[in-house]
RNA sequence: GUCAGAGUAGAAAAAUGCGCGUAAAGUGCCAGAGGGACGGGGAGUUGUCCUCCGGAGGAAGGGCAAAGCCUGCGUCGCAUGUUUCGCAUCCCGCUGCC
Repeated sequence: GUCAGAGUAGAAAAAUGCGCGUAAAGUGCCAGAGGGACGGGGAGUUGUCCUCCGGAGGAAGGGCAAAGCCUGCGUCGCAUGUUUCGCAUCCCGCUGCC
């Protein structure tokens, strides 16, 4: 130097558990502001995540002995392990072969 490969953060899915909402918050969509993270090192997007604010749209309740409990519902939240995917990209590095 050539070729091949490994590894992260994280993302998704279903499961379990604990919660929240059902008096509609949240999720999803659009716009604005701020911030973060992105293989071991450096850079880093028109990609990604979080927070705040605004906009459009908008839901599944039911039962009981009515305190509350039970059972549903929500593209609801968090945690755990599992599975799958996985550095946008560039440079360097690591492992193997020649």
Predicted 3D model of a 98-nucleotide RNA (THF (Tetrahydrofolate) riboswitch aptamer). It was read from a public genome assembly, where an Rfam model found it.